Notes:
This is a predicted structure of a 508-nucleotide part of an RNA (small-subunit ribosomal RNA, 5' domain) from a metagenome. The prediction has a mean pLDDT of 83. Rfam family: Bacterial small subunit ribosomal RNA.
Context: one part of a larger RNA
RNA sequence: GAAUGAACGUUGGCGGCGUGGAUUAGGCAUGCAAGUCGAACGGACCAUGGUAGCAAUAUUAUGGUUAGUGGCGCAAGGGAGAGUAAUACGUAGGUAUUUACCCUGGGGUCUGGGAUAGCGGCGGGAAACUGCCGGUAAUACCAGAUGAUAUCUCCGGAUCAAAGGUGUGAUUCCGCCCUAGGAGAAGCCUGCGGUCUAUUAGCUAGUUGGUAGGGUAACGGCCUACCAAGGCAAAGAUGGAUAUGGGGCGUGAGAGCGUGCCCCCACUCACUGGGACUGAGACACUGCCCAGACACCUACGGGUGGCUGCAGUCGAGAAUCUUCGGCAAUGGGCGCAAGCCUGACCGAGCGACGCCGCGUGCGGGAUGAAGGCCUUCGGGUUGUAAACCGCUGUCGAAGGGGAGGAAAUUGUAGUGGGUUCACCCAUUAUAUUGACCGAUCCUUGGAGGAAGGGCCGGCUAAUCUCGUGCCAGCAGCCGCGGUAAUACGAGAGGCCCAAACGUUAUUC
Numbered sequence: 001g002a003a004u005g006a007a008c009g010u011u012g013g014c015g016g017c018g019u020g021g022a023u024u025a026g027g028c029a030u031g032c033a034a035g036u037c038g039a040a041c042g043g044a045c046c047a048u049g050g051u052a053g054c055a056a057u058a059u060u061a062u063g064g065u066u067a068g069u070g071g072c073g074c075a076a077g078g079g080a081g082a083g084u085a086a087u088a089c090g091u092a093g094g095u096a097u098u099u100a101c102c103c104u105g106g107g108g109u110c111u112g113g114g115a116u117a118g119c120g121g122c123g124g125g126a127a128a129c130u131g132c133c134g135g136u137a138a139u140a141c142c143a144g145a146u147g148a149u150a151u152c153u154c155c156g157g158a159u160c161a162a163a164g165g166u167g168u169g170a171u172u173c174c175g176c177c178c179u180a181g182g183a184g185a186a187g188c189c190u191g192c193g194g195u196c197u198a199u200u201a202g203c204u205a206g207u208u209g210g211u212a213g214g215g216u217a218a219c220g221g222c223c224u225a226c227c228a229a230g231g232c233a234a235a236g237a238u239g240g241a242u243a244u245g246g247g248g249c250g251u252g253a254g255a256g257c258g259u260g261c262c263c264c265c266a267c268u269c270a271c272u273g274g275g276a277c278u279g280a281g282a283c284a285c286u287g288c289c290c291a292g293a294c295a296c297c298u299a300c301g302g303g304u305g306g307c308u309g310c311a312g313u314c315g316a317g318a319a320u321c322u323u324c325g326g327c328a329a330u331g332g333g334c335g336c337a338a339g340c341c342u343g344a345c346c347g348a349g350c351g352a353c354g355c356c357g358c359g360u361g362c363g364g365g366a367u368g369a370a371g372g373c374c375u376u377c378g379g380g381u382u383g384u385a386a387a388c389c390g391c392u393g394u395c396g397a398a399g400g401g402g403a404g405g406a407a408a409u410u411g412u413a414g415u416g417g418g419u420u421c422a423c424c425c426a427u428u429a430u431a432u433u434g435a436c437c438g439a440u441c442c443u444u445g446g447a448g449g450a451a452g453g454g455c456c457g458g459c460u461a462a463u464c465u466c467g468u469g470c471c472a473g474c475a476g477c478c479g480c481g482g483u484a485a486u487a488c489g490a491g492a493g494g495c496c497c498a499a500a501c502g503u504u505a506u507u508c
Base pairs, nucleotide, nucleotide: 001508002507003506004505006504007503008502009501010500013358014357015356016355017354018353019351020350026314027313028312030311031310032309035072036071037070040069041068043066044065045064046063047062048061049060050059051058052057079269080268081267089193090192091191092190093189094188095187097186098185099184102182103181104180105179106178107177108176109175110144111143112142113141119134120133121132122131123130124129150159151158152157164174165173195241196240197239202232203231204230207229208228209227210226211225212224213223214222244266245265246264247263248259249258250257251256271292272291273290274289275288294305295304296303297302322348324347325346326345330344331342332341333340334339361391362390363389364388371382372381373380374379395449397444398443399442400441401440404437405436410431411430412429413428414427415426416425417424418423452497453496454495455494456493457478458477459476463492464491465490466489467488473480474479
């Protein structure tokens, strides 16, 4: 000199863009953060209409709401860096493998069955919740048929599937099953690379290899039985310490050194430890089971919980924000769609925490006013500075308008095509959708609301007077202060930066 996720002191006008729990991976009140589908299914309730009836009521059609069964999602998105020195990451390769949704191609979608929740009845329990009986549906479950370019094969053969829904006069549309390929994703294997320590020198029995088998989507001591005695290591094994890794970031002419906050990629974790279930995918942050610590409820029998999601709270700390608005945009989940959900996200709020921009006025104005300070007492300086005269209107304040961020979707009308059409596709016109921001413009008013901090001995730009008297104090280094201190304190003046200026800490 440059830099920082900074902190502290003094000061503080506005805006844009960023950024903000680095310490206790310490404990958490409260609200929200993952649902959706009635065009899979049977009910229940509400509204309107029809039929029967004198009526109560029964039945039926349409629309709406939904607890339950069922499907898809919940393995993504979001957070954190505890562990991990290699089951990680980076890079270059490999294959013994899997893949829901999506795209492309080829086939198929037949016949039956038994349950169960909801519901009704009767209970148990303080609650959480739960038992018995009866009866019901499905794209839930099961059986049979058909089977191949699919799997196995001793090449003879054997084995394996499905589900319907909506709507029209009708072809449609959305699905379901088998199979091949693709895309994207994932698993596994190998070479090389990047910390410290020898005041750690030996380590290893599933250990190293083989055979056979099991297991897995898949190779493999991954596991088991038997056999052999191997395997690693001074080019540092093993042990210990520390640490997520990379793209990057800081600095530097570069080589290098330091670093891994925000953003992106990968990994790991989800109160602590262990385990599996479901599923295409998890050994699963807001799923399940067991154990533990902690906390809460209790009728003492028993139960409940997991903010390292967004806000917020306590604690510890030098130190780090709102219990905000909206799904308008982008994206995600579900749905034929309308749409619903989305603390992802988009916005606003707080903090000079950082970078950048703007302003705090402009022109004239000498009796060089007064006051202050210095003085050789002549004067000098503050200083065109002020007053005073003229002008402007940035920013801010108050009021008003407003491009754009919005294109889609959807509704209506029209044209063309798909076989004519109410269905589908394309297109035209019109209507509809903004939480928040707002370029820019107009009006009002009037210099009004807006400057400080550090320093002045040398390094280092900038000095005089007074006070103090090795005292009080200063200090980054050298060093100042013991009666003429340009170094302490004050005043005046000056210098450097400026909405900041200094100090501390850390890196080059």